[in-house]
RNA sequence: GCCCAGAUGGCGGAACUGGUAGACGCGCUGGACUCAAAAUCCAGUGGUGGCAACACCGUGAGAGUUCGAUUCUCUCUUUGGGCA
Numbered sequence: 001g002c003c004c005a006g007a008u009g010g011c012g013g014a015a016c017u018g019g020u021a022g023a024c025g026c027g028c029u030g031g032a033c034u035c036a037a038a039a040u041c042c043a044g045u046g047g048u049g050g051c052a053a054c055a056c057c058g059u060g061a062g063a064g065u066u067c068g069a070u071u072c073u074c075u076c077u078u079u080g081g082g083c084a
Stems, first nucleotide, its partner, number of pairs: 001083007010026003019067001027045006046057004060076005
């Protein structure tokens, strides 16, 4: 230098014939149980603003196509692999 694959909540990891982002697990928070703890069980858990209802934002970054993009196209960043 060229080619291929990846980048999604705190972590791992789903969602791709474009149509409600975050299933599931771990972790965390609250509760039950216990003398106390562990284990187990129940509920909750992206961010910001707000007393709340609710609103807005969010898939590595920036553009493009589209009524609509995590998904398609382009450029860049970055990680892993291959070729030279």
This is a predicted structure of an 84-nucleotide RNA (transfer RNA) from Candidatus Magasanikbacteria bacterium CG10_big_fil_rev_8_21_14_0_10_47_10. RNAcentral holds the sequence, with entries from ENA. The prediction has a mean pLDDT of 81. Taxonomically the source falls in Candidatus Magasanikiibacteriota (Bacteria, Bacteria candidate phyla).